The prediction has a mean pLDDT of 87. The part of an RNA shown here (large-subunit ribosomal RNA, domain IV) has 359 nucleotides and comes from a soil metagenome. The full RNA is in RNAcentral, with records from MGnify.

Context: one part of a larger RNA
RNA sequence: GUCGUGGUUAAGGAACUCGGCAAAUUAGCCCCGUAACUUCGGGAAAAGGGGCGCCUCAAGUAAGUGAAGUUUUAACUUUCUGAGCUGAAAGAGGCCGCAGUGAAAAGGCCCAAGCGACUGUUUAACAAAAACACAUGUCUCUGCGAAGUCAAUUAAGACGAUGUAUAGGGACUGACACCUGCCCGGUGCUGGAAGGUUAAGAGGAGAUGUUAUCCCUUCGGGGAAAAGCAUUGAAUCGAAGCCCCAGUAAACGGCGGCCGUAACUAUAACGGUCCUAAGGUAGCGAAAUUCCUUGUCGGGUAAGUUCCGACCUGCACGAAUGGUGCAACGACUUGGGCACUGUCUCAACCACGAGCUCG
Repeated sequence: GUCGUGGUUAAGGAACUCGGCAAAUUAGCCCCGUAACUUCGGGAAAAGGGGCGCCUCAAGUAAGUGAAGUUUUAACUUUCUGAGCUGAAAGAGGCCGCAGUGAAAAGGCCCAAGCGACUGUUUAACAAAAACACAUGUCUCUGCGAAGUCAAUUAAGACGAUGUAUAGGGACUGACACCUGCCCGGUGCUGGAAGGUUAAGAGGAGAUGUUAUCCCUUCGGGGAAAAGCAUUGAAUCGAAGCCCCAGUAAACGGCGGCCGUAACUAUAACGGUCCUAAGGUAGCGAAAUUCCUUGUCGGGUAAGUUCCGACCUGCACGAAUGGUGCAACGACUUGGGCACUGUCUCAACCACGAGCUCG
């Protein structure tokens, strides 16, 4: 000289850094005091201040407990008295130290925003979260031997449930407040049954093979052909489904383009036209969504790609794949401030241990 774990530090005080990471500050009890907002419960230990040791008096007082006795009652009980034990504080006076919750242990706080209401749950061993769950809401299935689920057998049986639609299963949403617009053309589901299509099956027209028989013959053969047997097989009848007709979006999903127009300009309440099932309503909006983009304006800073408030030109928000708010809550995320500090300017010293040397 290096590393680790602790300790202290002049002046400054986040200049460090992705970021106050780490460290420091704060800390107990009593008294005073305590904002916005709010679901009136909270917020709240908000914030911010003051006091605290020991001795004497107060005082063996206030207070607590309650022996024994007394009164009353049928009894449980009740009344009075109160021994003994325990035992403060306010206030007043005094004493000491740098320092009195004298060591140890014991919240740093505030402002604003995002997300999720909350307490919970989770990737045992890199993620604790905005993910999951949740109470709430809605839709849908199920009438009981329920639906749904388990179960080598067309099982038996079991769960559901010793429950019965205020019940049970499934799906989505996710407290609360205000709300939840338009589209049923496509896909799905539910209902309908006139017509079209349509399987097995029924049906059996017809056809084919075989040949008794008949005909011809050059006697080698050739042709026709009933019944039976066999192989095929048309018309016709024939369910659900599909086509079809309706309903249904808190079902899967979807929610336009071009052109013109107002007495400065700009813009377009207005008009025209094409297409569509219907053309995005309320609310929100450069957003956990905005590419261009460090958009523009305002705030905060001396200086701000982040942050907050607006604007709306939404590349590509939007209403239970919920929209917008929201008190409380959060080892969540983002921005700012006070306090505080070796994070830093910029390093120094100390203790212990390791490394190192010898053995």